Notes: The prediction has a mean pLDDT of 76. Predicted 3D model of a 152-nucleotide RNA (c-di-AMP riboswitch aptamer (ydaO/yuaA leader)) from Paenibacillus ginsengarvi.
RNA sequence: UUGUUGUUGUCGCUGAAUUUUCUUUUUGAAGAGAAGCGGGGGAACCAAGUUUUUAUGGGGUGAAUCGAAACGCAUGCAAGUGCGCUUCGUAGGGCGAUUUCUCACCGCCCGAAUCCGUCAGCUAACCUCGUAAGCGAAUGUGGGGAGGAUAG
Numbered sequence: 001u002u003g004u005u006g007u008u009g010u011c012g013c014u015g016a017a018u019u020u021u022c023u024u025u026u027u028g029a030a031g032a033g034a035a036g037c038g039g040g041g042g043a044a045c046c047a048a049g050u051u052u053u054u055a056u057g058g059g060g061u062g063a064a065u066c067g068a069a070a071c072g073c074a075u076g077c078a079a080g081u082g083c084g085c086u087u088c089g090u091a092g093g094g095c096g097a098u099u100u101c102u103c104a105c106c107g108c109c110c111g112a113a114u115c116c117g118u119c120a121g122c123u124a125a126c127c128u129c130g131u132a133a134g135c136g137a138a139u140g141u142g143g144g145g146a147g148g149a150u151a152g
Stems, first nucleotide, its partner, number of pairs: 010137005018035007036131006046121001055118001057119001058116004066089004071084005092110005100145006
């Protein structure tokens, strides 16, 4: 000097998941609240109304739906159907820090998972639940608007 790894701090990203009070305490933390944010249930009106009753069940959170091909399994005489997995697309979604918003182009990503348990349309009052988890290392160009901060 460079690279890698770990720890702490700062700043930042996805997401509703942030701020704060009190009590107990073995001082590790635990419990109970408040505000803010987010979700579910739940009238009238409207919608829906021949499907459901264990069957192609139905529904919720979430951007995360849908399709094609190959392979494998099951079923079937066969055609085909269903499931799983891989790849490629796709509805849709995120990032690229100027304090924030927005437009265009460009670039890089995600396109999962899980819950309820036979049951829920919308929905005022009302009832109820959550407030996690996981990452990044300085991260494109141009334009417009609003408000703020700092310096003179």
Annotation: The RNAcentral record of the sequence draws on Rfam.